[in-house]
RNA sequence: GCCCGGAUAGCUCAGUCGUAGAGCGUUAGGCUUUUAACCUAACGGUCCAGGGUUCGAGUCCCUGUUCGGGCG
Numbered sequence: 001g002c003c004c005g006g007a008u009a010g011c012u013c014a015g016u017c018g019u020a021g022a023g024c025g026u027u028a029g030g031c032u033u034u035u036a037a038c039c040u041a042a043c044g045g046u047c048c049a050g051g052g053u054u055c056g057a058g059u060c061c062c063u064g065u066u067c068g069g070g071c072g
Stems, first nucleotide, its partner, number of pairs: 001071007010024004018055001025043006048064005
């Protein structure tokens, strides 16, 4: 230098252009003699940044940043 993949909640990751989700976590409550476990609820998001297409973009297109891999 060229090519491929990733970036979404505190963490690990889902997400057919049409309401952003799960598990773990945290907090509160229930249960229990207590803890743990279990059950319930709540908390939690500028979807990496900028621009474009569209009635509508996490999703499609372009550019950039950054991480990982491959080739030279």
Model confidence (mean pLDDT): 84 of 100. A computed fold for a 72-nucleotide RNA from Stegodyphus mimosarum, annotated as transfer RNA. The sequence is in RNAcentral, with records from Ensembl Metazoa and Rfam. NCBI's taxonomy places the organism under Eukaryota, Panarthropoda, Arachnida, Araneae, Stegodyphus. Its Rfam family is "tRNA". Rfam describes the family as follows. Transfer RNA (tRNA) molecules are approximately 80 nucleotides in length. Its family is annotated with triplet codon-amino acid adaptor activity in the Gene Ontology.